RNA sequence: GCUGACGUAGCUCAGAUGGUAGAGCAACUGAUUCGUAAUCAGUAGGUCAAGGGUUCGAUUCCCUUCGUCAGCU
Numbered sequence: 001g002c003u004g005a006c007g008u009a010g011c012u013c014a015g016a017u018g019g020u021a022g023a024g025c026a027a028c029u030g031a032u033u034c035g036u037a038a039u040c041a042g043u044a045g046g047u048c049a050a051g052g053g054u055u056c057g058a059u060u061c062c063c064u065u066c067g068u069c070a071g072c073u
Stems, first nucleotide, its partner, number of pairs: 001072007010025004019056001027043005049065005
């Protein structure tokens, strides 16, 4: 330099045929316990990497850029 994959909550990851985003773990609060852990109930946490385009509507489709990983030379 070229090609491909990926970028979504603090972490690991889902997210259909485009219709307004979820799980597990972690955190916080409460219950339980002499206390801790465990368990149970609940709460909070998101510019969906950035910009632009298409669309009534974009995490999703298209283009560009950035970053990570892999392959080729």